[in-house]
Context: one part of a larger RNA
RNA sequence: CUGGGCGUAAAGGGCGCGUAGGCGGACGAUUAAGUCAGGGGUGAAAUCCCGAGGCUCAACCUCGGAAUUGCCCUUGAUACUGGUUGUCUUGAGACCGGAAGAGGUAAGUGGAAUUGCGAGUGUAGAGGUGAAAUUCGUAGAUAUUCGCAAGAACACCAGUGGCGAAGGCGACUUACUGGUCCGGAUCUGACGCUGAGGCGCGAAAGCGUGGGGAGCAAACAGGAUUAGAUACCCUGGUAGUCCACGCCGUAAACGAUGGAUGCCAGCUGUUGGAAAGCUUGCUUUUCAGUGGCGCAGAGAACUCUUUAAGCAUCCCGCCUGGGGAGUACGGUCGCAAGAUUUAAAACUC
Numbered sequence: 001c002u003g004g005g006c007g008u009a010a011a012g013g014g015c016g017c018g019u020a021g022g023c024g025g026a027c028g029a030u031u032a033a034g035u036c037a038g039g040g041g042u043g044a045a046a047u048c049c050c051g052a053g054g055c056u057c058a059a060c061c062u063c064g065g066a067a068u069u070g071c072c073c074u075u076g077a078u079a080c081u082g083g084u085u086g087u088c089u090u091g092a093g094a095c096c097g098g099a100a101g102a103g104g105u106a107a108g109u110g111g112a113a114u115u116g117c118g119a120g121u122g123u124a125g126a127g128g129u130g131a132a133a134u135u136c137g138u139a140g141a142u143a144u145u146c147g148c149a150a151g152a153a154c155a156c157c158a159g160u161g162g163c164g165a166a167g168g169c170g171a172c173u174u175a176c177u178g179g180u181c182c183g184g185a186u187c188u189g190a191c192g193c194u195g196a197g198g199c200g201c202g203a204a205a206g207c208g209u210g211g212g213g214a215g216c217a218a219a220c221a222g223g224a225u226u227a228g229a230u231a232c233c234c235u236g237g238u239a240g241u242c243c244a245c246g247c248c249g250u251a252a253a254c255g256a257u258g259g260a261u262g263c264c265a266g267c268u269g270u271u272g273g274a275a276a277g278c279u280u281g282c283u284u285u286u287c288a289g290u291g292g293c294g295c296a297g298a299g300a301a302c303u304c305u306u307u308a309a310g311c312a313u314c315c316c317g318c319c320u321g322g323g324g325a326g327u328a329c330g331g332u333c334g335c336a337a338g339a340u341u342u343a344a345a346a347c348u349c
Base pairs, nucleotide, nucleotide: 004319005318006317007302008301012316014201015200016199017198021194022193023192025088026087027086028085029084030083031082033081034080035077036076037075038074039073040072041071042070049065050064051063052062053061054060091191092188093187094186095184096183097182098181099180103177104176105175106174107173108172109171110154114150115149116148117147118146119145120144121143125136126135162169163168206247207246208245209244210243211242215241216240220236221235222234223233258315259314260313261312262311263310266293267292268291269290270289271288272287273286274285275284276283277282278281297304298303321349322348323347330342331340332339333338
């Protein structure tokens, strides 16, 4: 390379937009590039293969054929692919009418709780644990009532419910804004799918500058436990957690399952639409999601099963024994931490 694979054995890129490229709906016409057929030229010789012949045989040598799977020229064929051209509407998009939603950004508002502060009542404990102690408290704590302040998070509703490409999104109001679904069938007429590079987004932690800091809490300190205890438990507590702007670019970024399209038994729940029927609050049908079970089929099994891991087609990414190692070195990016891409070897089983 071929082949075979990628839920769990090695293997799906964290996710999207999209360039080149690859692939691409129905019906005609035309062309004849791919494709197919005939003819011609060339494809050196030797070698290889086949058949003869010559050395007493063989190796070896000689002759003839075949082969040289290729390239070029020419004459045709036109089903398929391609090119050109015409038409179409089912794919795709637009339009109109409805619908649901923690989708995003910004501003504003609210209540409960926690902590602190002020004031009142009140007196000796409180707190914490397996038990304690460190700790707080007669300078009046804990408890309780009222008031004020601050920051962060939004109980119930809440649901294998919803939305988003993924990361993710949950108090309320307003403004701006993205996407989706259903119905109609008015318009465009294949405008599509995928996507190497590229560009953008991307939890948490971390970094830079400036704010903020209630609670929680790496580090750290102390008290316990213990043989020890750099831990688990307790009392404190700084970065951080929060905001703005800028970096970082990684996760068991998981459904460990790339995207698109078509086809292939059903049953049952639920979310959002639409239609019909009647007994007017139910039933049936249908589309789009989201769950449970399950036939065929698949699978090493577990299991998957119209939301496929089934049957097919197209495009991308990735794998090729374990360790060394996703490491070293070099390149790129980054303030750093480090990341990424390409990615070893010695050695060892």